[in-house]
RNA sequence: GCUUCUAUAGCGCAGUUGGUAGCGCGUGGGUCCCAUAAUCCCAAGGUCGUAAGUGCGAUCCUCACUGGAAGCA
Numbered sequence: 001g002c003u004u005c006u007a008u009a010g011c012g013c014a015g016u017u018g019g020u021a022g023c024g025c026g027u028g029g030g031u032c033c034c035a036u037a038a039u040c041c042c043a044a045g046g047u048c049g050u051a052a053g054u055g056c057g058a059u060c061c062u063c064a065c066u067g068g069a070a071g072c073a
Stems, first nucleotide, its partner, number of pairs: 001072007010025004019056001027043004049065002052062002
């Protein structure tokens, strides 16, 4: 330098032939207990890497850029 993959909550990951995002762990509160843990219930936490395009509508499609990984040279 070229090609491919990848970027979603604090962490690990889903998701959708385009219709507005969820699971587990973790965090906070409650329940229970003499107390702690466990159980159960509830809640918070996301400008879906950045910016543009298409479109009624974009996490999803297209283009560019950035970070990471692999391969080739």
Molecule: transfer RNA
Organism: Amphidinium carterae